The RNA shown here (transfer RNA) has 74 nucleotides and comes from a Nitrososphaerota archaeon. Rfam family: tRNA. By type it is a transfer RNA. Gene Ontology term of the family: triplet codon-amino acid adaptor activity. The prediction has a mean pLDDT of 84. The organism belongs to Nitrososphaerota, within Archaea.
RNA sequence: GGGUCUGUAGCUUAGUCUGGCAGAGCAUUGGUCUUAUACACCAAGGGUCAGGGGUUCAAAUCCUCUCAGACCCA
Numbered sequence: 001g002g003g004u005c006u007g008u009a010g011c012u013u014a015g016u017c018u019g020g021c022a023g024a025g026c027a028u029u030g031g032u033c034u035u036a037u038a039c040a041c042c043a044a045g046g047g048u049c050a051g052g053g054g055u056u057c058a059a060a061u062c063c064u065c066u067c068a069g070a071c072c073c074a
Base pairs, nucleotide, nucleotide: 001073002072003071004070005069006068007067010026011025012024013023020057028044029043030042031041032040050066051065052064053063054062
C1' cells in the first nucleotide's frame, strides 16, 4: 500500500441478511427477607447504536467517507 471482518448500557453481547417502539445477562441503586451480611425475589436508573454526510415518511440496519481494533496478502 491492497483486501476482509469488528465497533450497540459500566462489562459481555442479541438485533443488521428482510429498514418500522433500542433489548438481554452480569454489574449498580432502592425495596422485601435476615439480629446483620450474603443468597433469593421485586423494582428502578443507565444508550448521541464509533464519528460526519447521503437515501427514505421512517436508518443500529441501506449507500458513502473518516476514525479505532483484529486478521490476510504484498